This is a predicted structure of a 377-nucleotide RNA (Bacterial RNase P class A) from uncultured Dokdonella sp.
NCBI's taxonomy places the organism under Bacteria, Gammaproteobacteria, Lysobacterales, Rhodanobacteraceae, Dokdonella.
Its mean pLDDT, the model's own confidence on a scale to 100, is 76.
Its Rfam family is "Bacterial RNase P class A". Rfam classes the family as a ribozyme.

[in-house]
RNA sequence: GAGUCGGCCAGGCAGUCGCGACGUGUUUCGGCACGGCGAGGAAAGUCCGGGCUCCGCAGGGCAAGGUGCCAGGUAACGCCUGGGCGGCGCGAGCCGACGGAAAGUGCAACAGAAAGCAAACCGCCGAACGGUGUCUGCGCAUCCGGUUUUCCGGAAUGCAGCGGCCAUGCGUGGUAAGGGUGAAACGGUGUGGUAAGAGCACACCGCAUGCGGGGCUAACGCCGCAUGGCACGGCAAACCCCACUUGGAGCAAGACCAAAUAGGGGAGCUAUGGCGCGGCCCGCGUCGCUCCCGGGUUGGUUGCUAGAAUCCUGCGGCGACGCAGGAUCCAGAGGAAUGGCUGCCCACGACAAAACCCGGCUUAUCGGCCGACUCCU
Numbered sequence: 001g002a003g004u005c006g007g008c009c010a011g012g013c014a015g016u017c018g019c020g021a022c023g024u025g026u027u028u029c030g031g032c033a034c035g036g037c038g039a040g041g042a043a044a045g046u047c048c049g050g051g052c053u054c055c056g057c058a059g060g061g062c063a064a065g066g067u068g069c070c071a072g073g074u075a076a077c078g079c080c081u082g083g084g085c086g087g088c089g090c091g092a093g094c095c096g097a098c099g100g101a102a103a104g105u106g107c108a109a110c111a112g113a114a115a116g117c118a119a120a121c122c123g124c125c126g127a128a129c130g131g132u133g134u135c136u137g138c139g140c141a142u143c144c145g146g147u148u149u150u151c152c153g154g155a156a157u158g159c160a161g162c163g164g165c166c167a168u169g170c171g172u173g174g175u176a177a178g179g180g181u182g183a184a185a186c187g188g189u190g191u192g193g194u195a196a197g198a199g200c201a202c203a204c205c206g207c208a209u210g211c212g213g214g215g216c217u218a219a220c221g222c223c224g225c226a227u228g229g230c231a232c233g234g235c236a237a238a239c240c241c242c243a244c245u246u247g248g249a250g251c252a253a254g255a256c257c258a259a260a261u262a263g264g265g266g267a268g269c270u271a272u273g274g275c276g277c278g279g280c281c282c283g284c285g286u287c288g289c290u291c292c293c294g295g296g297u298u299g300g301u302u303g304c305u306a307g308a309a310u311c312c313u314g315c316g317g318c319g320a321c322g323c324a325g326g327a328u329c330c331a332g333a334g335g336a337a338u339g340g341c342u343g344c345c346c347a348c349g350a351c352a353a354a355a356c357c358c359g360g361c362u363u364a365u366c367g368g369c370c371g372a373c374u375c376c377u
Base pairs, nucleotide, nucleotide: 001375002374003373004372005371006370007369008368009367011345012344013343014342015341016340017339019038020037022035023034024033025032026031040351044362045361047360048359049358050357051356052250053249054248055247064246065245066244067243068242069083070082071081072080073079084098085096086095087094088093099241100240104239105238106235107234121179122178123175124174125173129171130170131168132167133166135164136163137162138161139159140158141157142156143154144153145152146151187205188204189203190202191201192200206230207228208227209226210225211224212223213222214220254302255301256300257299264293265292266291267290268289269288273287274286275285276284277283309328310327311326312325313324314323315322316321346349
């Protein structure tokens, strides 16, 4: 100088005027005085997990959803810690939906010869089969010579007869080394081998399986040995399989008190009443008063803030965290308080503000401080 990780602060001091609930005192019940207290690291998003409350629930199964390397921590978690594996970085470190593809179904655009029972476009090869051609051997025919004939000879000619060597790479075929396509093309390097090639063979590396060791009885090629030429390509943030796991609604939850010139139920009283059931009788309903009962609107009280709390010390643990002791009290409103002004100073002050509580995650954030570590000079 450049970086990585962890922790902390969130303008400071003084004065003054207000605001909120609380405590004490006072009161003419309207208040008033005094006292200490009064937003955050995220109070946010409401994405997870729990406490608390009400409702539901015998038990088992199915369905639907969630989580997903391993071990641990925790009230619990999708969080945290440690470890493993993979990727990135010179490094301190950072990131990862990271179970199963040898149970089944399915998918892969474009390009490409071929995309899952692999395949053959260019290239390479000519071993095998066929074609064509040169040369050549044999055979046959003709011709010539010899011979009475059979037959013998010939460096001659022909054959749409058979074969050999070579060539060609035309058909057929071999090949998966090389090129080309693709996100992905059926292990890599080398040597041998071959017509050319190829785990075809071998060595090393990789891979798979088994055994032993290491590792927190784990994840795990981390180490060793043995076996196997290599199978079983990819996708499960496709269905699916496996393991674990999940009842619903939320403080406007819920509990209590409780008004009337509102209204319900019951008992009794009274005019032997009024009104309605088109006239009359009975009966029923309704109207008045008293008492009792429960529900419940407005409203009030509660739930409400002492808690998986905070700080300090010690002990255990690599750590998350746990245990013990000590100290502290740190908003609690209910249309909703925490603000304004003045002075001084500086680095000129960000994001944002409780509403039942707590643990996380994520997102926003001017700037500053401390500690540990890495790289370069």